[in-house]
RNA sequence: AUUCGAAACUCCAUUGUACAGCUGGAGCAGCACAAUGACAGCGGGGGAACCGAUUCUUUGGGGUGAGUUUUGUUCAGGAUUUUCCUGAGCAAAAGGGGCAACUUGGGUGCCCUAACCCGUCAGCUAACCUCGUAGGAGUACGCCAAGCGCAUUA
Numbered sequence: 001a002u003u004c005g006a007a008a009c010u011c012c013a014u015u016g017u018a019c020a021g022c023u024g025g026a027g028c029a030g031c032a033c034a035a036u037g038a039c040a041g042c043g044g045g046g047g048a049a050c051c052g053a054u055u056c057u058u059u060g061g062g063g064u065g066a067g068u069u070u071u072g073u074u075c076a077g078g079a080u081u082u083u084c085c086u087g088a089g090c091a092a093a094a095g096g097g098g099c100a101a102c103u104u105g106g107g108u109g110c111c112c113u114a115a116c117c118c119g120u121c122a123g124c125u126a127a128c129c130u131c132g133u134a135g136g137a138g139u140a141c142g143c144c145a146a147g148c149g150c151a152u153u154a
Stems, first nucleotide, its partner, number of pairs: 001152002004149002009138004015040003021031004041133006051123001060121001061118004068094012095113006102147005107141001
């Protein structure tokens, strides 16, 4: 100085190690050949003092998670009925989250804004107790700047 940085890989969220048995309603059946369980790492919940909070009371309250708020409109129900409240759907906006394959920042573009749990109860919180580590998916803007790395050449 130049090329490359996309495949046993990559993304959303979660990794690694060793082990062949594990569960049940049990003459058998199902799961598994890294499953059940264990250890470590990572992530979460409960839980003193001190501090904080004066807020909860069915208008319940709380947790995981980015997944909340507002406006308009449609339907159903209720009421203190020319208005308001609750639930569901649709549309828009704000706020929040993700991806575009070395990293960071910027630009541009495309998406998501759910679901589930506890069970009347939980602020923080040392010791201590306890839970999860899964399921699903597949991208060509190869944009600008700075940096890093492998290789090649001088």
The RNA shown here (c-di-AMP riboswitch aptamer (ydaO/yuaA leader)) has 154 nucleotides and comes from a Bacillota bacterium. Taxonomically the source falls in Bacillota (Bacteria, Bacillati). Its mean pLDDT, the model's own confidence on a scale to 100, is 77. Its Rfam family is "c-di-AMP riboswitch aptamer (ydaO/yuaA leader)". Its family is annotated with regulation of gene expression and cyclic-di-AMP binding in the Gene Ontology.